The part of an RNA shown here (small-subunit ribosomal RNA, 3' major domain) has 452 nucleotides and comes from uncultured Tateyamaria sp. Its Rfam family is "Bacterial small subunit ribosomal RNA". Gene Ontology terms of the family: structural constituent of ribosome and ribosome.
[in-house]
Context: one part of a larger RNA
RNA sequence: UGACGGGGGCCCGCACAAGCGGUGGAGCAUGUGGUUUAAUUCGAAGCAACGCGCAGAACCUUACCAACCCUUGACAUCCUGUGACAACUCGAGAGAUCGAGCGUUCCUUAGGGGCACAGUGACAGGUGCUGCAUGGCUGUCGUCAGCUCGUGUCGUGAGAUGUUCGGUUAAGUCCGGCAACGAGCGCAACCCACAUCUUUAGUUGCCAGCAGUUCGGCUGGGCACUCUAAAGAAACUGCCCGUGAUAAGCGGGAGGAAGGUGUGGAUGACGUCAAGUCCUCAUGGCCCUUACGGGUUGGGCUACACACGUGCUACAAUGGCAAGUACAGUGGGUUAAUCCCCAAAACUUGUCUCAGUUCGGAUUGGGGUCUGCAACUCGACCCCAUGAAGUCGGAAUCGCUAGUAAUCGCAGAACAGCAUGCUGCGGUGAAUACGUUCCCGGGCCUUGUACA
Numbered sequence: 001u002g003a004c005g006g007g008g009g010c011c012c013g014c015a016c017a018a019g020c021g022g023u024g025g026a027g028c029a030u031g032u033g034g035u036u037u038a039a040u041u042c043g044a045a046g047c048a049a050c051g052c053g054c055a056g057a058a059c060c061u062u063a064c065c066a067a068c069c070c071u072u073g074a075c076a077u078c079c080u081g082u083g084a085c086a087a088c089u090c091g092a093g094a095g096a097u098c099g100a101g102c103g104u105u106c107c108u109u110a111g112g113g114g115c116a117c118a119g120u121g122a123c124a125g126g127u128g129c130u131g132c133a134u135g136g137c138u139g140u141c142g143u144c145a146g147c148u149c150g151u152g153u154c155g156u157g158a159g160a161u162g163u164u165c166g167g168u169u170a171a172g173u174c175c176g177g178c179a180a181c182g183a184g185c186g187c188a189a190c191c192c193a194c195a196u197c198u199u200u201a202g203u204u205g206c207c208a209g210c211a212g213u214u215c216g217g218c219u220g221g222g223c224a225c226u227c228u229a230a231a232g233a234a235a236c237u238g239c240c241c242g243u244g245a246u247a248a249g250c251g252g253g254a255g256g257a258a259g260g261u262g263u264g265g266a267u268g269a270c271g272u273c274a275a276g277u278c279c280u281c282a283u284g285g286c287c288c289u290u291a292c293g294g295g296u297u298g299g300g301c302u303a304c305a306c307a308c309g310u311g312c313u314a315c316a317a318u319g320g321c322a323a324g325u326a327c328a329g330u331g332g333g334u335u336a337a338u339c340c341c342c343a344a345a346a347c348u349u350g351u352c353u354c355a356g357u358u359c360g361g362a363u364u365g366g367g368g369u370c371u372g373c374a375a376c377u378c379g380a381c382c383c384c385a386u387g388a389a390g391u392c393g394g395a396a397u398c399g400c401u402a403g404u405a406a407u408c409g410c411a412g413a414a415c416a417g418c419a420u421g422c423u424g425c426g427g428u429g430a431a432u433a434c435g436u437u438c439c440c441g442g443g444c445c446u447u448g449u450a451c452a
Base pairs, nucleotide, nucleotide: 001452002451003449004448005447007446008445009444010443011442012441013440015436016435019400020399021398022397023396026313027312028311029310030309031308032307033306034304035303042053043052064299065298066297067296068295069294070293073123077122078121079119080118081117082116083115088101089100090099091098092097106113107112125288126287128286129285130284134282135281136277137276138275139273141271146185147184148183149182150181151180152161153160154159165176166175167174191265192264193263194262196233197232198231199230200229201228202227205223210220211219212218236259239253240252241251242250243249315393319352320351321350322349323348324347331341332340333339359390364385365384366383367382368381369380370379406428407427408426409425410424411423412422
């Protein structure tokens, strides 16, 4: 100087408390461990691995296993020789591939070039190892308020000071003081979206006002409104009162669409964890080179005494079922504010009457549809039948402070097909916060130390 303390002081955070809803019990989905297996490819491991890499494993993917094949190779450059190659047909084979037939035609400045085959070796190739050799990228402490430098001063020196102190702030934010005076990276602001208004612009919108109407903004007509998308305005403690050191600020109020960082996002300082990734990519070293490279078919990654994580659906009457009926916003469809895809909860009426039930839907049998060469291993969906566990869950534990939680559906990415996952979107829409003693994490000052 740091680090640590079941030392002290001050402060903060859904950290506790106050509330609401879950997980832990059930069934299923999914990931992981374990076990099994010819193989169940590999990585990720407290928070910060476990619906993670995977925005989608039937083949492919695919890296794993078995079998069958190739060896200058599926891909690149160079050298030599030959010439077309390809496509098509037939046969063998699980296919890769092999054999036979047919076909034989590239461009040219005539030097050659492109392409294919054969040979030769230099080489190719490796999702093989090392993330403890690395780059790049990422997680985490943490959007926490810190981390440093120049000159000066102090100290023999390591270092200190500044950065401590009194206030204040979300903030090393600002004010005051001070052997310090300044500065940099962070904070804040500058960026994007939302919320208000104005202007510009009207193939969306409007009976707003007029006319027609087959009653549909449909037509004439108009940009007032809604909206769209560009430019501006607006919020700055600017104004008032109180408080405070007359400061920074804090409390209250006015006006205002919005008030003290308006809300959300993007943005992540010096560093820590030899954190993660050599299987995105790049790359040093090591290793393989008729194989640890390459091709193909089939299998596996989907196994199943079990254990854990994350979810979905429930256990019902604030509900189930039936009928009627209404209202979104993202986004996508090649183009399209024009056409299409477009809700559910909610509401109304009826029924069920507390039961393992008209709750719940697992499991199983049968029949089909779709995608795709191909649904046996191993897809999704529909219909009929079947109708399991489950009556609110022990110890423990998680999320959330407002258009949030809870609840309801919709869209998209990737995708032939496949979601309860993920990323977005809107509808309905709460309760509670006395407070900081305690648990967890963090910041500043101070103190002890046999630690570095």